[in-house]
RNA sequence: AGAGUUUGAUCCUGGCUCAGGACGAACGCUGGCGGCGGGCUUAACACAUGCAAGUCGAACGAGGUCCAUUCUGUAGCAAUACAGAGGAAGACCUAGUGGCGAACGGGUGAGGAACACGUGAGGAACCUGCCCCGAACUUUGGGAUAACAGUUGGAAACGACUGCUAAUACCGAAUGCCGUUACGAAGUGGCAUCACUUUGUAACGAAAGAAUUUCGGUUCGGGAGGGCCUCGCGGCCUAUCAGCUAGUUGGUGGGGUAAUGGCCUACCAAGGCAUCGACGGGUAGCUGGUCUGAGAGGAUGAUCAGCCACACUGGGACUGAGACACGGCCCAGACUCCUACGGGAGGCAGCAGUGGGGAAUCUUAUGCAAUGGGCGAAAGCCUGACACAGCCACGCCGCGUGCGGGAAGAUGGCCUUCGGGUUGUAAACCGCUUUCAGCAGGAACGAAAAUGACGGUACCUGCAGAAGAAGAUGCGGCCAACUACGUGCCAGCAGCCGCGGUGAUACGUAGGCAUCAAGCGUUGUCCGGAUUUAUUGGGCGUAAAGAGCUCGUAGGCGGUUCAGCAAGUCGGGUGUGAAAACUCUGGGCUUAACCCAGAGCCUGCACUCGAAACUGCUGUGACUAGAGUUCGGUAGGGGAGCAGGGAAUUCCUAGUGUAGCGGUGAAAUGCGCAGAUAUUAGGAGGAACACCAAUGGCGAAGGCACUGCUCUGGGCCGAUACUGACGCUGAGGAGCGAGAGCGUGGGUAGCAAACAGGAUUAGAUACCCUGGUAGUCCACGCCGUAAACGAUGGGCACUAGGUGUAGGUCUCUAACCAACGAGAUCUGCGCCGUCGCUAACGCAUUAAGUGCCCCGCCUGGGGAGUACGGUCGCAAGACUAAAACUCAAAGGAAUUGACGGGGGCCCGCACAAGCGGUGGAGCAUGUGGUUUAAUUCGAUGAUACGCGAGGAACCCUACCAAGGCUUAAAUGUAGAUUGACCGUUUUGGAAACAGAACUUUCGCAAGACAAUUUACAAGGUGCUGCAUGGUUGUCGUCAGCUCGUGCCGUGAGGUGUCAGGUUAAGUCCUAUAACGAGCGCAACCCCUGUUGUUAGUUGCCAUCGAGUCAAGUCGGGAACUCUAACAAGACUGCCAGUGUAAACUGUGAGGAAGGUGGGGAUGACGUCAAAUCAUCACGGCCCUUACGCCUUGGGGCUACACACGUGCUACAAUGGACGGUACAGAGAGCAGCCACUGGGUGACCAGGAGCGAAUCUACAAAACCGUUCUCAGUUCGGAUCGGAGUCUGCAACUCGACUCCGUGAAGCUGGAAUCGCUAGUAAUCGGAUAUCAGCCAUGAUCCGGUGAAUACGUUCCCGGGCCUUGUACACACCGCCCGUCAAGCCAUGGAAGCUGGGGGUACCUGAAGUCGGUGACCGUAAGGAGCUGCCUAGGGUAAAACUGGUAACUAGGGCUAAGUCGUAACAAGGUA
Repeated sequence: AGAGUUUGAUCCUGGCUCAGGACGAACGCUGGCGGCGGGCUUAACACAUGCAAGUCGAACGAGGUCCAUUCUGUAGCAAUACAGAGGAAGACCUAGUGGCGAACGGGUGAGGAACACGUGAGGAACCUGCCCCGAACUUUGGGAUAACAGUUGGAAACGACUGCUAAUACCGAAUGCCGUUACGAAGUGGCAUCACUUUGUAACGAAAGAAUUUCGGUUCGGGAGGGCCUCGCGGCCUAUCAGCUAGUUGGUGGGGUAAUGGCCUACCAAGGCAUCGACGGGUAGCUGGUCUGAGAGGAUGAUCAGCCACACUGGGACUGAGACACGGCCCAGACUCCUACGGGAGGCAGCAGUGGGGAAUCUUAUGCAAUGGGCGAAAGCCUGACACAGCCACGCCGCGUGCGGGAAGAUGGCCUUCGGGUUGUAAACCGCUUUCAGCAGGAACGAAAAUGACGGUACCUGCAGAAGAAGAUGCGGCCAACUACGUGCCAGCAGCCGCGGUGAUACGUAGGCAUCAAGCGUUGUCCGGAUUUAUUGGGCGUAAAGAGCUCGUAGGCGGUUCAGCAAGUCGGGUGUGAAAACUCUGGGCUUAACCCAGAGCCUGCACUCGAAACUGCUGUGACUAGAGUUCGGUAGGGGAGCAGGGAAUUCCUAGUGUAGCGGUGAAAUGCGCAGAUAUUAGGAGGAACACCAAUGGCGAAGGCACUGCUCUGGGCCGAUACUGACGCUGAGGAGCGAGAGCGUGGGUAGCAAACAGGAUUAGAUACCCUGGUAGUCCACGCCGUAAACGAUGGGCACUAGGUGUAGGUCUCUAACCAACGAGAUCUGCGCCGUCGCUAACGCAUUAAGUGCCCCGCCUGGGGAGUACGGUCGCAAGACUAAAACUCAAAGGAAUUGACGGGGGCCCGCACAAGCGGUGGAGCAUGUGGUUUAAUUCGAUGAUACGCGAGGAACCCUACCAAGGCUUAAAUGUAGAUUGACCGUUUUGGAAACAGAACUUUCGCAAGACAAUUUACAAGGUGCUGCAUGGUUGUCGUCAGCUCGUGCCGUGAGGUGUCAGGUUAAGUCCUAUAACGAGCGCAACCCCUGUUGUUAGUUGCCAUCGAGUCAAGUCGGGAACUCUAACAAGACUGCCAGUGUAAACUGUGAGGAAGGUGGGGAUGACGUCAAAUCAUCACGGCCCUUACGCCUUGGGGCUACACACGUGCUACAAUGGACGGUACAGAGAGCAGCCACUGGGUGACCAGGAGCGAAUCUACAAAACCGUUCUCAGUUCGGAUCGGAGUCUGCAACUCGACUCCGUGAAGCUGGAAUCGCUAGUAAUCGGAUAUCAGCCAUGAUCCGGUGAAUACGUUCCCGGGCCUUGUACACACCGCCCGUCAAGCCAUGGAAGCUGGGGGUACCUGAAGUCGGUGACCGUAAGGAGCUGCCUAGGGUAAAACUGGUAACUAGGGCUAAGUCGUAACAAGGUA
């Protein structure tokens, strides 16, 4: 410090997510030790049990225990022993009276938005026990009472009565240094009331002793520490809370308090607070600090420390220096417990602990040794404060789990290209060490004289032994770390993007690796990243965002100059800013965490001294450049009212006139013979104002247009004088505000929602047509919204120009005026454009530039401008304005494509013009479907369907049935066995196969050979063409597809490749920020068309000769044809015209051929996950006595209701039949082609010459010449069927072809629709070949013969190319996408009702208690009991308001791979 995620890609806006740090944490897996810390965040829920506040006998009486001298008894001679009585002094103990403490310490955070807290001031308005200092005292009396004793009540708790007694308990009197109060005097000071000092008079006010070192008691003055009150400032959310307030605000008198004060009360006045947020609602203990952050900030308030509040809930006071009191009291309430039912007891938010709640938080431990606290003179006692230990990886810190050597790189695991790699020096093994843990011995500091819970602990020493001690998470990107197997959109993962549908580095497991480490991950929360609330540090033309416009209040901001002040501002000083924390330095625990000391910091507040530039304030200050006033001109659809006008539509009346009019894409509804439309004349009425007219004018905006008149607002220009900052903006507020709509009353010609009818359509509640009511118009009143837009708030200033236009003024020209023209200047309205700005588009003196001032608004999309609440409105509705839930995007600008029922240009048998077909029939063939044991498989729009297959009877064959084999075939290695194997014959069998018989190697040997057998390597037309190679189809033989450098752009990209021409062509030319280049085009290659040269055999034969019935048959020839090699030729080269050129035009010339001559081969970058795993190859998966292999004189691929494609033959006379007569090219041939002869009606057969072929083999047919048929289901047509044959072959049943005889079906030119072809082409005619034993060939490929018609042209259909435009598409229009309905889930609103909560108001009742009154009773008295008044917790009643929960039903919303109906939007989205 950033990163991921919107897109095909880009830039921007913008959200979401991640990496960091932290925690009182929890959960999962795991767990060796120690130190220092931490440990109910939830139920301020309820609590069993124990402990947590006592102490003082040196205040007091009393009681108890012990006890000397003494006495009695027993024993003894006695000393003495034992037992008992008694008990001074003394010691100890203690229930009670009394004193002090219990208001500290400890806990918790419910409440509280407040002087509660923090900070700084004030108290001249105050209090203060114990402690310290100082001054003065401590005199004299009195009456009670508990304890105790007796009686007595009660279950208990606890009492009642009678009697006795003490005090440092209580009360009276004296004194008064002195204090308080009242009235005075003088002085000093101050901050208003006043304060202080000195002093006079009057009244009132004290005391306690105990003990012998001393400790107390009283009064007063002061101190320290503590407390109380007041004030300035600071720190939460909400305006969907805008008005609140009667003790309320103030005054006077009184009360109360330590003290001020409406704190309380009586009276008087009517104030007080609030948009600088009162009042209300919600939430919350505050702070030092803590976490985070660069900081500013944000979040937080555990532990430690300061303050506050609370103690079961609510109220209350008492005592006291201090409480309205956690372990005190009284009352009420809820709850729990005891009970003899009469009545009582209790309060863990103290320490432990229990239950409950919860994701979750410990021992019913030890000790007062230390520190601190209470009491006491002290010893001492008490102390769950505290010190310590226990439990918990909860956190931070430290240590360890060994160290060194050790390669056969062991075994094992995993991977593997099978070679190896990795785990890995890791282990084993050898040597060494012993921290920690363990065992044993010693042993502290903390402790000043004694006293140690911790603790036999820290620490030290010794001993044994590598011994007891490693896991968690991750490994697709962000983000360090990769493989295998399993799974197969399943199971699952996931923080975001997203993985998983058979090769998953993303799931699960394993190996390996990475990161941390006694921990590691997950979850939650906070800050950061987030400049994503922007003070530092953002925006608002199009991304979210300028209010529709103006006026104007508060507020904010504000021209020049002088003087003063010192609020802001700046500087110095003083006080404070607790400690701890933090930072730095140093020190102590072996180190660290931790602890200690010092310094810094505490950015703040207050006071004080100074400065006067700037802001501010002051001045009956000054000024004129801002603003305004005055005078003179000037343009204008600015506004309001009144009056007038003509054109047109419609209607009415009358005339002329006749059959239609009207309307549309086409029609119909409608009008019309009762006379329309059309036309002429007259009349009625309403609304709107052609031309001028404009990019123009006016207005704040909305908006404003016939003409005239009246009234009226504002602007602009010029000029002089005046006022003297009077200004700008503007929260609230007020006014204006298109259209539609609403109310009342008019008006209504045209137009026209709703509505009706006619069309269109699958439907058509629309678009189109015919009608038609509100409304549109006027007056008055509402509404208050618009894409109210320049999607651009207002004001001021500054920052290049050019050009046009509107309104003024001035100058020049002119000059007498006017006018034209030119220039300058001010104010408007436009266009272009530099700098600058912008994400880009664009803006650009009319800013979206550069600055200042003020206002409004925005903070992801949806939900939603919706709900609820409030305000306004007659209503419609408007304004204000959320949340739950849901998504990871939504969006802006620009780019490249694709697409458009967008545009322009161009091409193609694309259409058109023609010729011939298909679709109808029969048959052939392929496919679908169906059938079947099987009908093997593949190909399926164009781009499958006479396709793979260029030859299915067997084989092929992959399919089915049956029978068999387990290695058949190939090859190799190694081993073993045998001497056979082969062959012949034979049995069974459909065969494969199984069995039998016969036969029986070579070499001296090693061995060779052969067979059998074993092991290892097989085999698969099984799957995946969506894992692949190769090959192929198609767009398309279309003219395109790219690159380097440069330039432009933030970038994706663009330019080049665009533009103007031209071409078959990105072909070429010209222009040009492009210049060049590559793959394509063209050319180079082959065939063909012309000529030449060379060469002539098997080809040719003109000339010469020979020869035959005839024939290049022969000699010969080399001319011609031909053959096959090499050349030539064609290049817009020449001419004319046009054009800059490229090029085009020309029945141009020449030429065999003319503008790529014709044909072929040749297929750019790419598209279709196109086709093929069944040609072949190949990854992965699958089968292995089978999904492999063999066999059949077995079958199927040939099935057949039907549908489709491609063909053949026809339907006839341009023909059929018969006879005769001609003319090719190319290709093939020895298991072959077969002349010729003979036989057969024929297929063919029997002989047989030639030819491995320019030598031999083959009738070309149509055509032509004749004859016949004469328009018919025929002498057309030939299917089908019967019979008889021929040939091939092991074999023609399923299932071959051909021949002959007979039979003689459909069919008379084919609906919608559709195909091919532009010249040697279509059409027509035959021939050959491959495959092949034969052949289902009418197929495929090739060859020649005969040989047309037509093209005006590019509007339309289809396909394509280029440019441009729009786009919400990019899987790219077979795209995207909207709404209702139906289904499921989720949250929310409304809702009769049901049920809670807090608060207020009114009334009733009213405990305890303070205060007041009374007090005949008690007391010597002080005083008290009792009774009573006000107030009041709580309770009750009533009507409202507010806020929750729930609810039949209901409303819309969101989400959910494949539901229904349509097609609204995106292209002109088919009605913009």

Predicted 3D model of a 1472-nucleotide RNA (small-subunit ribosomal RNA) from an uncultured Actinomycetes bacterium. Its mean pLDDT, the model's own confidence on a scale to 100, is 83. The sequence is in RNAcentral, with records from ENA.